Transfer RNA from a bacterium, 72 nucleotides, folded computationally.
[in-house]
RNA sequence: GCCGGGAUAGCUCAGUGGUAGAGCAGUAGUUUUGUAAACUAUUGGUCGCGGGUUCAAAUCCUGUUCCCGGCU
Numbered sequence: 001g002c003c004g005g006g007a008u009a010g011c012u013c014a015g016u017g018g019u020a021g022a023g024c025a026g027u028a029g030u031u032u033u034g035u036a037a038a039c040u041a042u043u044g045g046u047c048g049c050g051g052g053u054u055c056a057a058a059u060c061c062u063g064u065u066c067c068c069g070g071c072u
Stems, first nucleotide, its partner, number of pairs: 001071007010024004018055001026042005048064005
C1' cells in the first nucleotide's frame, strides 16, 4: 500500500430499511433475624465520527478515526 472483519446501555452481544433489545451489572420492592440466592418492577444508548440516498437509516452508499486478521 491492498483486501476482509469489527465499533450498538457500565460489561458481553443481538438487531440487514419502519419508533433500539437481551443477559449480566445498577436502583427500588417482596422474601429472610440478617446476608446471599430467588422473584417483581425500574434506570441507563447523539448505534465511532462527517456527508449522501430514502417518506423513513443502527441497517444502503461514501469519506474518515480506532481495533483485529490476511496479502505483498
Record summary:
The sequence was found in a public genome assembly. Its Rfam family is "tRNA". About the family: Transfer RNA (tRNA) molecules are approximately 80 nucleotides in length.